RNAcentral holds the sequence, with entries from Rfam. Predicted 3D model of a 72-nucleotide RNA (transfer RNA) from Paulinella micropora. Lineage of the source: Eukaryota > Sar > Imbricatea > Euglyphida > Paulinella. The coordinates come from a structure-prediction model, not an experiment, and the mean pLDDT is 80. Its Rfam family is "tRNA". Rfam's curators write: Transfer RNA (tRNA) molecules are approximately 80 nucleotides in length.

[in-house]
RNA sequence: GGUCCCGUAGUGUAGUGGUUAGCACAGCGGUUUUUGAUACCGCUAACCCGGGUUCGAAUCCCGGCGGGACCU
Numbered sequence: 001g002g003u004c005c006c007g008u009a010g011u012g013u014a015g016u017g018g019u020u021a022g023c024a025c026a027g028c029g030g031u032u033u034u035u036g037a038u039a040c041c042g043c044u045a046a047c048c049c050g051g052g053u054u055c056g057a058a059u060c061c062c063g064g065c066g067g068g069a070c071c072u
Stems, first nucleotide, its partner, number of pairs: 001071007010025004018055001027043005048064005
């Protein structure tokens, strides 16, 4: 330098154009318990950035940034 893949809560992930972006762990609060753990209930928290297409974009297209694999 070239080709390809990936980027979503603190972490790991789901979401093939339309309901409030879902789940698990973690965090916080509560119930239970003598205390703790477990269990149960609730809450907070995310679409890498910019532009385009579209009535509507996490999703499709372009560019950028970051990470990875391979080739040279």